[in-house]
Molecule: transfer RNA
Organism: Solirubrobacteraceae bacterium
RNA sequence: GCCUCCGUAGCUCAGAGGAGAGAGCACUCCCGUCGCAGGGUAGAGGUCCCGGGUUCGAAUCCCGGCGGGGGCG
Numbered sequence: 001g002c003c004u005c006c007g008u009a010g011c012u013c014a015g016a017g018g019a020g021a022g023a024g025c026a027c028u029c030c031c032g033u034c035g036c037a038g039g040g041u042a043g044a045g046g047u048c049c050c051g052g053g054u055u056c057g058a059a060u061c062c063c064g065g066c067g068g069g070g071g072c073g
Base pairs, nucleotide, nucleotide: 001072002071003070004069005068006067007066010025011024012023013022018056027043028042030040031039049065050064051063052062053061
C1' cells in the first nucleotide's frame, strides 16, 4: 500500500429500512438475613465512532474519514 471483518449501555454482544434501541453481567433501591453471600422485585444508564448522501423514514443502505482485528505484498 491492497483486501476483508468490526465500531450500539461500564463490560460482552443482539438488532440487516418503519411504533418508545434491547439482552446478559455489572451498578442503585427495596425484600429477605443478626450481618454477608446467593436468591427475588423494581430502577437508572445510549450524540448507535465522526461527517456527508439516499429515502416519507437510517443503528441498519451508499461515500469519505478515524479507530481496532485478520489476511496479502